TPP riboswitch aptamer (THI element) from Deinococcus sp. RL, 103 nucleotides, folded computationally. It matches the Rfam family "TPP riboswitch aptamer (THI element)". Rfam describes the family as follows. Vitamin B(1) in its active form thiamin pyrophosphate (TPP) is an essential coenzyme that is synthesised by coupling of pyrimidine and thiazole moieties in bacteria. Model confidence (mean pLDDT): 78 of 100. The model forms 95% of the base pairs in the Rfam consensus. NCBI's taxonomy places the organism under Bacteria, Thermotogati, Deinococcales, Deinococcaceae, Deinococcus.
[in-house]
This record gives sequence, structure tokens and C1' cells, in this order.
RNA sequence: CUGCGUCACCGGGGGUGCCCCUUCCAAGGGAAGCGGGCUGAGAUGACACCCCAGGAACCUGAACCGGGUCAUUCCGGCGGAGGGAGCGUGACGGAGCUGGCCC
Repeated sequence: CUGCGUCACCGGGGGUGCCCCUUCCAAGGGAAGCGGGCUGAGAUGACACCCCAGGAACCUGAACCGGGUCAUUCCGGCGGAGGGAGCGUGACGGAGCUGGCCC
């Protein structure tokens, strides 16, 4: 000097659904409830959780296709398709390269 790993800090990006119950309302529906259940890191809206370019966090396609479920953004496909937020700073660790000096 280069790149790697771990951690911290600063900054940035993102999602929050489905079913049942209770109560309420302007009532074919909607709202509230750390009431119960499902998936998940997260479904208590935020001091949490996930992701930040080797970017599958997340969004679009999508009121998509197949399967499954009481039901769903539940699983798979679509798909390494398109889009997507720092190639940040520091510490530590262990590598590689280069130069100087000594033997």
C1' cells in the first nucleotide's frame, strides 16, 4: 500500500399481512383491543427488526401461474427478470505486495 474477516460508529433504504373473537360506528362495510391463532428476523408503527452494491432487504410485473390453507404477500414458480439505499469512517485480527536498514 492492497484486498479479506469481525466489531463499533455515523449516514441511508425497507416492510408491517392473513384468520377468529370482543366492543364500537356514519354498518353488505369500517375502526379499536400487548384478546387468541398462522407465517416470519420483524406483523406491539419503532429506542425494535432486516438490508446498503459480491445489493433475493424491499418494490414492480401482480387482481400473474401452480400447490396448499379457515385465510393470507403460506410454499414454489416467475427469477440472477426490471428497479433498489454508503463501493462511508474507525478499531482489532490474520494475509499478500513493495521499499529501506542490518546480518